[in-house]
RNA sequence: AAACGAGAAGGGCAAAUCUGUCUAAAGACAGGGGCGCAAAGCUACGGGUCUAAAGUGGGGGCUAGAUCCUCAUCAUGACCGCCGGGCUACCGAA
Numbered sequence: 001a002a003a004c005g006a007g008a009a010g011g012g013c014a015a016a017u018c019u020g021u022c023u024a025a026a027g028a029c030a031g032g033g034g035c036g037c038a039a040a041g042c043u044a045c046g047g048g049u050c051u052a053a054a055g056u057g058g059g060g061g062c063u064a065g066a067u068c069c070u071c072a073u074c075a076u077g078a079c080c081g082c083c084g085g086g087c088u089a090c091c092g093a094a
Base pairs, nucleotide, nucleotide: 004092005091012037013036017032018031019030020029021028022027035081041087042086043085045084046083047082048079049078050077055073056072057071058070059069060068
């Protein structure tokens, strides 16, 4: 130095959920709260998952259309605490 990860030391992050805000939603941010995590630090690069406002197609509606309702499809949206990759990092037993 790399690999590795203790009944070590100093610490760190913060699930579910509650409150508030943003958002069409997924979800994000802040405060409380701790399930857990040796990268549960950063990164949306690959896979995967979530949502579907707008768009498109069908149906309803209407004299016919539009508005409207509904079903399907679809990220340009989201998740790194789903997995992998990349980058960075405290400590130091075996």